[in-house]
Context: one part of a larger RNA
RNA sequence: ACCUCGUUAAGGAACUCGGCAAUCUAGCCCCGUAACUUCGGAAGAAGGGGUGCCAGUCGCAAGACUGGCCGCAGUGAAAGGGGUCAACCGACUGUUUAACAAAAACACAGCACUCUGCCAAGUCGCAAGACUACGUAUAGGGUGUGACACGUGACCAAUGCGGAAAGAUUACGGUAAGAGGUUAGCCGCAAGGCGAAGCUUUGAGCCCAAGUCCCCGUGAAUGUCGGCCGUAACAAUAACGGUCCUAAGGUAGCGAAAUUCCUUGUCGGGUAAGUUCCGACCUGCACGAAUCGUGUAACGAGUUGACCGCUGUCUCAACGAGGAGCUCA
Numbered sequence: 001a002c003c004u005c006g007u008u009a010a011g012g013a014a015c016u017c018g019g020c021a022a023u024c025u026a027g028c029c030c031c032g033u034a035a036c037u038u039c040g041g042a043a044g045a046a047g048g049g050g051u052g053c054c055a056g057u058c059g060c061a062a063g064a065c066u067g068g069c070c071g072c073a074g075u076g077a078a079a080g081g082g083g084u085c086a087a088c089c090g091a092c093u094g095u096u097u098a099a100c101a102a103a104a105a106c107a108c109a110g111c112a113c114u115c116u117g118c119c120a121a122g123u124c125g126c127a128a129g130a131c132u133a134c135g136u137a138u139a140g141g142g143u144g145u146g147a148c149a150c151g152u153g154a155c156c157a158a159u160g161c162g163g164a165a166a167g168a169u170u171a172c173g174g175u176a177a178g179a180g181g182u183u184a185g186c187c188g189c190a191a192g193g194c195g196a197a198g199c200u201u202u203g204a205g206c207c208c209a210a211g212u213c214c215c216c217g218u219g220a221a222u223g224u225c226g227g228c229c230g231u232a233a234c235a236a237u238a239a240c241g242g243u244c245c246u247a248a249g250g251u252a253g254c255g256a257a258a259u260u261c262c263u264u265g266u267c268g269g270g271u272a273a274g275u276u277c278c279g280a281c282c283u284g285c286a287c288g289a290a291u292c293g294u295g296u297a298a299c300g301a302g303u304u305g306a307c308c309g310c311u312g313u314c315u316c317a318a319c320g321a322g323g324a325g326c327u328c329a
Stems, first nucleotide, its partner, number of pairs: 002323007010315002014313001019310001027051005036041001038147001052069007070074001082308007089300002094106002110145007122131003148295004153225003158222002160218004167213003173207003178202005185194003226244005253287001254284001265281005
C1' cells in the first nucleotide's frame, strides 16, 4: 500500500457526470400540520415537547398527576422514516430482459371500432374431433387506445374494407360453323386428280362465375393535412386582396418540448457566478388530436433542477481495530 470497520480539529458538497458512498433521522405518547385535491387524501406533511428510577394520590387495570433522585446520555443495547419545493413521463397495485437494462417499456380498469344468430365467429388438426362453452350479442373473438376531466378538427384522391348490381373484361367447360389428315369409290395410259361414310387433328362464333374495371359508402381503417406576391398616414407587421396547385391544405390545445438544427435562441426567476432547471415568447429545421391532444389529486428502488438538515465526498489527511500479506502444515 490492500480489504472490512471505528473515530476525527476547523469548514460543510468546496468532491463529483451526479451528494455516488457514508452520516443525519428513527420506537411510543402529546401538541401541531400548508398548497393542492378526484374531498378519499396529501399526512408520520412540516415543526415542536415528553420518555429512566423512587415515593405519594387517583384508578379494577393500563396508566395519569404531584413531589423527589441520578447520569454526558433514560425507545441508555439491538432493531428502527432524513425532510421540503418544482418540472417531465407513466394514472394507480402489478409485470418484464432466470445470470449486465425494472423503466417513461408490458399489463391494467375504462373507451372505441369490428366480426359472430349458434353445428357462431375464431383457433388447433389430414381427418375424426377438440377449445371457445356444457357459454348465446349485458356473450365470445380480433384490433387500437389506456384511470379521471375537457376534447377528439379537415380530406374517401391513393391503399384497405363494406355495398350494389346496369355496363365493360374474363378462365375451365358446353355447343359448334368451318378447315386439315386418312380412303371405299370414281376419273386418267401413266404420273396423278377428285373424294362419301367412319376415325382423327383442329376450330371461329355463341352461352358462361367469382374477380377486376366502373359506381356508392367508410378515419377511434392504412394514411395525408401547400406555395408565391402585394397591401394600413414613421418604421415594422398584415385583419385584407391577387394568383398557382391540391383529395383536403393542421382546427382546438400545446410549443427551443423525452420533439428546436441554427442554439448556451431572447426575456424573466433562482446563483456572487447557471450549456442544466423553472416561467414566458413563437421564428414548430421536423408538435398536434384514441400510432390520441391538453390538463391532472394520489402513486413511483423512474428522470431532472433547487433548498434545509447532515456528514471524511472534499480542503487534506490522521489515528485506531480486525483481516490478508510472511513461516510451517

A computed fold for a 329-nucleotide part of an RNA from a metagenome, annotated as large-subunit ribosomal RNA, domain IV. Its Rfam family is "Bacterial large subunit ribosomal RNA". Its mean pLDDT, the model's own confidence on a scale to 100, is 88. RNAcentral holds the full RNA, with entries from SILVA.